Predicted 3D model of a 1507-nucleotide RNA (small-subunit ribosomal RNA) from an uncultured prokaryote.
[in-house]
RNA sequence: AGCUUAGAGUUUGAUCCUGGCUAAGAACGAACGCUGGCGGCAGGCCUAACACAUGCAAGUCGAGCGCUCUCUUCGGAGGGAGCGGCGGACGGGUUAGUAACGCGUGGGAAUGUACCCUUCUCUACGGAAUAGCCUCGGGAAACUGAGAGUAAUACCGUAUACGCCCUUUUGGGGAAAGAUUUAUCGGAGAAGGAUCAGCCCGCGUAAGAUUAGAUAGUUGGUGGGGUAAUGGCCUACCAAGUCUACGAUCUUUAGCUGGUUUUAGAGGAUGAUCAGCAACACUGGGACUGAGACACGGCCCAGACUCCUACGGGAGGCAGCAGUGGGGAAUAUUGGACAAUGGGCGAAAGCCUGAUCCAGCCAUGCCGCGUGUGUGAAGAAGGCCUUAGGGUUGUAAAGCACUUUCAGUAGGGAGGAAAAGUGUACGGUUAAUACCCGUAUGCCGUGACGUUACCUACAGAAGAAGCACCGGCUAACUCCGUGCCAGCAGCCGCGGUAAUACGGAGGGUGCAAGCGUUAAUCGGAAUUACUGGGCGUAAAGCGCGCGUAGGUGGUUUGAUAAGUUGGAUGUGAAAGCCCCAGGCUCAACCUGGGAACUGCAUUCAAAACUGUCAGGCUAGAGUAUAGUAGAGGGGGGUAGAAUUCCAUGUGUAGCGGUGAAAUGCGUAGAGAUGUGGAGGAAUACCAGUGGCGAAGGCGGCCCCCUGGACCAAUACUGACACUGAGGUGCGAAAGCGUGGGGAGCAAACAGGAUUAGAUACCCUGGUAGUCCACGCCGUAAACGAUGUCAACUAGCCGUUGGGAGGGUAAUCCUUUUAGUGGCGCAGCUAACGCGAUAAGUUGACCGCCUGGGGAGUACGGUCGCAAGAUUAAAACUCAAAUGAAUUGACGGGGGCCCGCACAAGCGGUGGAGCAUGUGGUUUAAUUCGAAGCAACGCGAAGAACCUUACCAGGUCUUGACAUCCUGCGAACUUUCUAGAGAUAGUUUGGUGCCUUCGGGAACUCUGGGACAGGUGCUGCAUGGCUGUCGUCAGCUCGUGUCGUGAGAUGUUGGGUUAAGUCCCGUAACGAGCGCAACCCUUAUCCUUAUUUGCCAGCAUUCUUGUGGGAACUCUAAGGAGACUGCCGGUGACAAACCGGAGGAAGGUGGGGACGACGUCAGGUCAUCAUGGCCCUUACGACCUGGGCUACACACGUGCUACAAUGGCCGGUACAGAGGGCAGCAAUACCGCGAGGUGGAGCGAAUCUCAGAAAGUGUCUCGUAGUCCGGAUCGGAGUCUGCAACUCGACUCCGUGAAGUCGGAAUCGCUAGUAAUCGUGGAUCAGAAUGCCACGGUGAAUACGUUCCCGGGCCUUGUACACACCGCCCGUCACACCAUGGGAGUGGGCUGCAAAAGAAGUGGGUAAUUUAACCUUAGGGAGAACGCUCACCACUUUGUGGUUCAUGACUGGGGUGAAGUCGUAACAAGGUAGCCCUAGGGGAACCUGUGGCUGGAUCACCUCCUUA
Repeated sequence: AGCUUAGAGUUUGAUCCUGGCUAAGAACGAACGCUGGCGGCAGGCCUAACACAUGCAAGUCGAGCGCUCUCUUCGGAGGGAGCGGCGGACGGGUUAGUAACGCGUGGGAAUGUACCCUUCUCUACGGAAUAGCCUCGGGAAACUGAGAGUAAUACCGUAUACGCCCUUUUGGGGAAAGAUUUAUCGGAGAAGGAUCAGCCCGCGUAAGAUUAGAUAGUUGGUGGGGUAAUGGCCUACCAAGUCUACGAUCUUUAGCUGGUUUUAGAGGAUGAUCAGCAACACUGGGACUGAGACACGGCCCAGACUCCUACGGGAGGCAGCAGUGGGGAAUAUUGGACAAUGGGCGAAAGCCUGAUCCAGCCAUGCCGCGUGUGUGAAGAAGGCCUUAGGGUUGUAAAGCACUUUCAGUAGGGAGGAAAAGUGUACGGUUAAUACCCGUAUGCCGUGACGUUACCUACAGAAGAAGCACCGGCUAACUCCGUGCCAGCAGCCGCGGUAAUACGGAGGGUGCAAGCGUUAAUCGGAAUUACUGGGCGUAAAGCGCGCGUAGGUGGUUUGAUAAGUUGGAUGUGAAAGCCCCAGGCUCAACCUGGGAACUGCAUUCAAAACUGUCAGGCUAGAGUAUAGUAGAGGGGGGUAGAAUUCCAUGUGUAGCGGUGAAAUGCGUAGAGAUGUGGAGGAAUACCAGUGGCGAAGGCGGCCCCCUGGACCAAUACUGACACUGAGGUGCGAAAGCGUGGGGAGCAAACAGGAUUAGAUACCCUGGUAGUCCACGCCGUAAACGAUGUCAACUAGCCGUUGGGAGGGUAAUCCUUUUAGUGGCGCAGCUAACGCGAUAAGUUGACCGCCUGGGGAGUACGGUCGCAAGAUUAAAACUCAAAUGAAUUGACGGGGGCCCGCACAAGCGGUGGAGCAUGUGGUUUAAUUCGAAGCAACGCGAAGAACCUUACCAGGUCUUGACAUCCUGCGAACUUUCUAGAGAUAGUUUGGUGCCUUCGGGAACUCUGGGACAGGUGCUGCAUGGCUGUCGUCAGCUCGUGUCGUGAGAUGUUGGGUUAAGUCCCGUAACGAGCGCAACCCUUAUCCUUAUUUGCCAGCAUUCUUGUGGGAACUCUAAGGAGACUGCCGGUGACAAACCGGAGGAAGGUGGGGACGACGUCAGGUCAUCAUGGCCCUUACGACCUGGGCUACACACGUGCUACAAUGGCCGGUACAGAGGGCAGCAAUACCGCGAGGUGGAGCGAAUCUCAGAAAGUGUCUCGUAGUCCGGAUCGGAGUCUGCAACUCGACUCCGUGAAGUCGGAAUCGCUAGUAAUCGUGGAUCAGAAUGCCACGGUGAAUACGUUCCCGGGCCUUGUACACACCGCCCGUCACACCAUGGGAGUGGGCUGCAAAAGAAGUGGGUAAUUUAACCUUAGGGAGAACGCUCACCACUUUGUGGUUCAUGACUGGGGUGAAGUCGUAACAAGGUAGCCCUAGGGGAACCUGUGGCUGGAUCACCUCCUUA
């Protein structure tokens, strides 16, 4: 002497939670892509324990032995094959097997141990062989046979022997080796040590229960065998045990550990390199030798494979180091050296050593260094961007001045080296001056690496920068290209013509000799929660009891010491991590010391708590006694009402049923009504957030049997308790079996309706079933969606049962206990809400959850008669799914209110003809736009040419139009020719203006280029303008307050209003845009003014014509007036409303202009403007002609009508507002008329258009296709215009169609309005039935808000938010994907029963053979080889289990922009929905029984709050 805990993106319109997915970090034996200067330290087949060519990886000893060869200075030195000894059991490799005493940790006893150390004793006498070598053979080879002879530290015997071994305690058994030379080495026995090894035990060490039972040598004992040693290790006999829910057995996976990695930690993942242990060595089996092996580079056998072969037979084992092939995304040299460290042998020198030390290859990792430094603004050039000014790259470069690390060249140059050997001196030992050991010192001399590290010199900025990213997370932005394409993407998501998201470029950011990507790990993830989560509604409380194991357990005393706490000891290998030092220039790396290793074991102590034992207590629990309430359960009996049926009486035509109907019943007498009877099921009222029960559930009354609860007071037992895995019992409805029963109801079924269809909702029938007995089933929204038990924690109000006290005539009051309800404090909760009956605060135990879907499904097991129940996955797929609350929108939800919204009325449209617009069709073209309301007499306030954008043909190309430049020319004008014209040619007149005399300005023409031009596209790139909701009353803000928050409040409520208008109330107080008012017009009056207007009085006159007047009307300027101001009533003393007075006008007096925040990607690129794109001898421009005017048809908007409230003829009265000079035009004349001639007057209160019409009074027509209606057609004309053919309007004559008031449906209008009547204007040469404006005449009706439509406010439900034109379910069809079943088929593993039996070991045997010892000389003992038995590997057969793959066909599931059928769910989703169950149906689904509210709306009851 340790370290220090981070959050983010993504569900929604927005919010808070729940919850998954994803990223940022670290790390790697890595691989891939791009790139690559140097060095140090490390690392390097994770896959095929696949197969291996070649070389090497284990030898050594002559100081054990004989032999042989070479050299020799004869002193000796060296080599070879053998016998013999020691070592090849170490070192090195690999991780296949193994879930095991294999490993880790801590213990143990019944063991061995070569080499090494210490001590003691011994080392005597003999013997027989054999290899090598020689001779003769066999064989291709490998190798091998026979014979002769030979040595040893090789082999054998005998002796001796102890403290050795065995034993029946008498005895028995057992050794040795020599070498060399004078002292050691070696050998034998014994004892001890050290080291190493074998064995046993406690604890720890994966997953699966969809593996629950396993086991016969199995468990134990006795005897025997075997081993170094314990033991069923083996064997015989005996007993029947042993393991297992604290997980046996089985299956799958895996070498274990120190450690490594991550983490704040706890944990998780992992077990390369280094180290310890294990196992394995081509696959399987086996033993031999040995101290040690059942042996990687030994042996035998079997098998597979490879090689050699003369075919007879042999040889081999890289998971040693290199290396090869193969596999794979992927992993290196057939290198050097024993110099160092270590190992084997040896007395030693030494030899051997792919152990090891080094080098090579590889950015594989960690660490370090470099690729220059300073100065340098003309802010160069180039690039990129640009608002065109500039900005940026950027002091960056160039330039100038320096430096030289690293690399390069040259030179110098440590350390790793210590030993060993050989001298000298001293010391120790000893009898010793030998030997040996130690110390000091001298000499000699050993380096693979290595051209080492390091140092110096030289030259020159010289040789040395990339990769990824730049939408958010996440640091970093612009341009171009592309156009839902190409592509990107870790998640969210980008891309459909202005992409910071694709590709490129410029710029930037990050890291850097690397940078990114991918795979796998931990983290973040408190997302398995021990530390550290949850279960009312998000996933999650078993349907409910009883109870076993287990877990937990009141109070007190004593003992104990298992848990617990403390001390000590041993151990926890080294390395690593951490700390302190030190060494490489630093670092990585290395060295030393320390700490730590949270563990285990032993021991000592403590005794509070838990446990255990013993003894008490009574507060938990229970028992006894007296009572109480109750739809608690089982059985039996019985009662009345009602339905149905039967019989019968009365009685007649309908009944029944529905939204409306029909099926059905009925004249054979129904229904109705009276009487009698039969039968089954259920028990009105009482009845109640009342009672009882564990839950399911339980309801007339009486009887029998029976369970539980509560209360009161005492007595007794003395912790007897709580919970409860498995287990067991109960358990609605439906359903099943057997037998009954069957009134009503009623799945299925039948019929009738409804409907596009209607397998439904509605109706008429109707069978199972519903009921009873017995037996199954075992599930429900079995819910309080809330497990059981115990304790504690404010109040208030009900109600049921019991008790106590007080009081009354009685109702009653206070209190306590057990239930059952409502509100509510604290607290809790994501919120909603819960709140002593907790979802609060705690304790005990059980059950359950871990994203959505797939799926409560498949397979397997268990249960069931079946239906099915229970247990319960995976592949695959998505980035969400969910909860609560908020704001909107919506509802075939509710409340309030308004509007010509309905109603009440008046008049229309829809039918006819015509006009006009649109669609459609047609066409060379019928230009384009507008599309429900909010397109369609709209753009267009006016298409014969023009317009004109369209079509055909003919023409032009700097252009019809603009600016600049050059050149010629005034401009301009007249004529003729060709042509359809544009145009081309020709021709006449004309020389202008300013001038500083150079020229200039305007205009025409010519030329070439910049450019013009486009009614071409995009209104979904835009500006502007505009429609609409809607002149609806709304839309917001600041501050404050409430809420975790989105948000709320204000703006809601009570009144009132046309109005968010105003008043009152109020956690709100104020304010803004809207409303209203201010503006215009109209209605009354006054003042001023008086011409062109006016004329009462006056004069004059045909006429306000003139004179005159200024009163009146009008005109046009300014004022006044109306404000709920006054009165009464109502109201809350308010706001306001109702009525009245006055007034020209009364409650906004009438009308207009004025249009909040916003919605509809509403409309317009063809008014205009404009970004982008497109065309440029044409998509531009000009001309002629045509077209926009077509015509089977459909629709919209209008006009005229159908007539008598009318038509026709003629007479007659009264407006307002406008227009007028390329104009309006009078009087007059002509024409039947349109009109013509002509031109007084007037730029207009003067003149003119201009006659108003309906009206009024007279005549006629008499209900008819007409004296209605006027279309169509024929003829003749007028006017405008260059021109009326396509294609104008009008006039006259003639013709005289449809039409007799209009189906379903639908429109406008509330007063000077509708209706009706005419008049004017814009556009315009001409051309309105349209549009805009003007006045005349002038109504009816509104009870009222139920309904339709639209809108406003409040509230409610919601699975909608692109907001109901929303969302969304299932079948079917198509494509793809994974998966279940499947006659089977093919593999792997394995159980059982058998067969088989190599090598080997053990047993038996004695056919054959046999050196050592014994011998009586025959033989024996023993051995070898055979034969045989047992065990047993390969292998084979039969039959099971399990697992993988595959399989015609088949089942459902998932996914897929635009398929089909319906519309089941979300609103009361149009039949409320959902759960269990049963039946039915193309499908969602429908129906029946029971249940739930997680149902809207209305009403009632009860309770609570407001004192």